The part of an RNA shown here (small-subunit ribosomal RNA, 5' domain) has 471 nucleotides and comes from Tropicibacter sp. NCBI's taxonomy places the organism under Bacteria, Pseudomonadota, Alphaproteobacteria, Rhodobacterales, Tropicibacter.

Context: one part of a larger RNA
């Protein structure tokens, strides 16, 4: 000098754009953040007789979006390759969509329980479940073989369902190279390293298992310990290099702590389930409920970081034939000089060089054209009117906002740090090694340009200075 997710002190007019718990992955009151479909189904209720509402069964979605960085030194990430895989919704092509059956929730009856919830009986529907038939492609195979599917709805326009092949997208897996420090960590390893058979998986593989062999890694740093999410990037610099990984984007991991699977195309699942633990709450003491590292917000910690806001208008997502519903994603508004950028706090003229302050060699000098006065202007602000774009067939939260027009009066708007040298800027008074200053050198013990005040000056400017960190 530059930079900052900064903080602190003094000060503070406006706008645009951005940013805003870096600390306790500490604990959380309250509200909201994932629903939707009646064009799958029975039923109940309401009805203006057109229809509507809904708990339950059923379907799709809750694996996306949003948060955080605890763990992780790892094929986690980056980059470049690979073969033994899966892929709902979407696109293309071909074929099919036949016949039956048994249940069950809701509802009703009777119970248990404080509650959460739950038991028994009767009986019912489906695009829920099961069987049979059929099988060009499909799978298995010892090949005249064996196995395997479907679902209907309706306003008659369509929306669907099943099998197969291909595509697209997304994902799983493997490998080369790169990826912090410590040797005051030198040996580490028995499923360990390899093989065969088997199991398991969508798939390869000690992934698992039985047997066999005795290997494998390591001074080019294994193992252990400490630290850490990685990258695009950011910052500094002429560059090399150093430091860093907030916001935005990609990837990974996590969801009170630990473990586990279920469902599903996809999870070992933030607002799903089960078990254990800690904590909090309710209880009739028998038993139950919960998980903000979602958006706000609270306590705590801290030098320190915001509103318990509006709207689905736009963009996007889920469901739905659609109308539409949901969406703290998102778009907006609020708070904060936290940063960057822009603008303003007036312009011209004006010498009795006024008054006053300060200095003085007492003549004067200086603040100083500065003020006053005169003549103008109205950016920003304030008041009034008008008033968009964003979205159009219709629909605007923002918002009567931006902008435009008129009016108003110089009117409402300047501070902070420094002045010994480095380093731009000097005098007086007070103090007297005191009080104090200080980044370094160093000032202060009676004329201190270095302390405190004043006048004057220098610098930056809605900021200025200090502290911290990096180069």
């Nucleotide at each position: 000098g530059a930079a900052c997710g900064a903080a602190c002190g003094c000060u503070g007019g406006c706008g645009g754009c951005a940013g805003g718990c870096c600390u306790a992955a500490c604990a959380c009151a309250u509200g909201c953040a994932a629903g939707u479909c009646g064009a799958g189904c029975g039923a109940a209720c309401c009805u203006u007789c057109g229809g509507g509402u809904u708990a339950g069964c059923g379907g799709c979605g809750g694996a996306c979006g949003g948060g955080u960085u605890a763990g992780u030194a790892a094929c986690g990430c980056g980059u470049g390759g690979g073969a033994a895989c899966g892929u709902g919704c979407c696109c293309u092509u071909c074929u099919c969509u036949a016949c039956g059956g048994a249940a069950u929730a809701g509802c009703c009856u009777c119970g248990g329980g404080a509650a959460a919830c739950u038991g028994a009986g009767a009986g019912u529907a489906a695009u829920a479940c099961c069987g049979u038939a059929u099988a060009c492609g499909c799978c298995c195979u010892u090949u005249u073989g064996g196995g395997g599917a479907a679902a209907g709805a309706u306003u008659u326009a369509u929306c669907g369902g099943a099998g197969a092949a291909g595509g697209a997208u997304c994902g799983g897996c493997c490998c080369g190279c790169g990826u912090u420090a410590g040797a005051u960590u030198a040996g580490a390893u028995a499923g360990u390293u390899g093989g065969u058979g088997g199991g398991g998986u969508a798939a390869u593989g000690g992934c698992c298992u039985a047997c066999c062999a005795a290997g494998u890694c390591u001074a080019c740093g294994a193992u252990c310990u400490a630290u850490a999410g990685c990258u695009g990037g950011u910052u500094u610099u002429a560059g090399a290099g150093g430091a860093u990984g907030a916001u935005c984007a990609g990837c990974a991991a996590c969801a009170c702590u630990g473990g586990g699977a279920c469902u599903g195309a996809g999870a070992c699942a933030c607002g799903g389930c089960c078990c254990a633990g800690a904590c909090u709450c309710c209880u009739a003491c028998g038993g139950g409920a919960g998980g903000c590292a979602g958006c706000a917000g609270u306590g705590g910690g801290g030098a320190a970081u915001c509103u318990u806001a509006g709207a689905c208008a736009a963009u996007g997502g889920g469901c739905g034939c659609a109308a539409g519903c949901c969406u703290g994603a998102u778009c907006u508004a609020g708070c904060c000089a936290u940063g960057c950028c822009g603008c303003g706090u007036g312009a011209g003229u004006g010498a009795u060089g006024a008054a006053g302050g300060c200095c003085u060699u007492a003549g004067g000098g200086u603040c100083g054209u500065a003020a006053a006065g005169c003549u103008c202007u109205u950016u920003c602000g304030c008041c009034u009117g008008u008033g968009a774009u964003g979205a159009u067939a219709a629909u605007g939260a923002c918002a009567g906002u931006a902008g435009c027009a008129g009016g108003u009066a110089a009117a409402g708007a300047a501070a902070c740090c420094c002045c010994g040298g480095c380093u731009a800027a000097c005098u007086c008074c007070g103090u007297g090694c005191c009080a104090g200053c200080a980044g370094c050198c160093g000032c202060g013990g009676u004329a201190a340009u270095a302390c405190g005040g004043a006048g004057g000056g220098g610098g930056u400017u809605a900021g200025c200075g200090u502290u911290g960190u990096u180069c």
Rfam family: Bacterial small subunit ribosomal RNA.